[in-house]
Molecule: transfer RNA
Organism: Candidatus Parcubacteria bacterium
RNA sequence: CGGGAUGUAGUAUAGCGGUAGUAUUCACGAUUCGGGUUCGUGAGACGGGAGUUCGAAUCUCCCCAUCCCGA
Numbered sequence: 001c002g003g004g005a006u007g008u009a010g011u012a013u014a015g016c017g018g019u020a021g022u023a024u025u026c027a028c029g030a031u032u033c034g035g036g037u038u039c040g041u042g043a044g045a046c047g048g049g050a051g052u053u054c055g056a057a058u059c060u061c062c063c064c065a066u067c068c069c070g071a
């Protein structure tokens, strides 16, 4: 320098262009003499910018970070 892959709650991971889920974590409550376990309720996220579209996590372009291949 060229090509490719990945980027989603604190962590891990799903998500045909139409409500962002799940597990764990955290807070509160129930259960217990207390703790743990279990159950219930709630909080918490689409790497950044632009474009296409009635509508973008998803499609296109640029940038950023990590990894791989080639020179």
Stems, first nucleotide, its partner, number of pairs: 001070007010024004018054001025043006047063005